[in-house]
RNA sequence: AUGAAUCUUCGGGGUUAGGUGAAAUUCCUUACCGGCGGUGAUGAUUUAUGAUAAAUCUAAGCCCGCGACUCUUUAAGUGCUAGUCAUUUAAGGACUGACUUGGUGACAAUCCAAGGCCGACGGUUAAAGUCCGGAUGGGAGGAGAUCGAA
Numbered sequence: 001a002u003g004a005a006u007c008u009u010c011g012g013g014g015u016u017a018g019g020u021g022a023a024a025u026u027c028c029u030u031a032c033c034g035g036c037g038g039u040g041a042u043g044a045u046u047u048a049u050g051a052u053a054a055a056u057c058u059a060a061g062c063c064c065g066c067g068a069c070u071c072u073u074u075a076a077g078u079g080c081u082a083g084u085c086a087u088u089u090a091a092g093g094a095c096u097g098a099c100u101u102g103g104u105g106a107c108a109a110u111c112c113a114a115g116g117c118c119g120a121c122g123g124u125u126a127a128a129g130u131c132c133g134g135a136u137g138g139g140a141g142g143a144g145a146u147c148g149a150a
Stems, first nucleotide, its partner, number of pairs: 003147001005146006017029003031130002033119002035066004043057006061117002070094010080083001099115005121133003
């Protein structure tokens, strides 16, 4: 250094200012936000060097993949109103949003510039990416410790 295994810990942001109205942080104008891994021509630092090279950190909401939400199958457990019921856990399946143009260049849907676009479910005096709720939950995954070739 790798990681079969165990444990600890961390792990999501956002409605400004107006308009209409009986009522809207939900509509209209405007404003604001961007989980995780990968890729990457960015930026920074360090080391060595003749030119230069290497290492580490960092760099995409809309490129590739994952997670969350929702639906569902199987297995095991729990509850009582005993059901084509509810619920918990585990392993699967389905579903799963959105980008163009110009510039530079050998190479860019990642850089620079400009203009666009997207965002679960339930609730609500009125339709929600931003409010309230499931959620003091779950989670992709990050860091550390133990172990010491399994």

Predicted 3D model of a 150-nucleotide RNA (FMN riboswitch aptamer (RFN element)) from Alkalihalobacillus alcalophilus ATCC 27647 = CGMCC 1.3604. Of the family's consensus pairs, 100% are formed in the model. The coordinates come from a structure-prediction model, not an experiment, and the mean pLDDT is 79.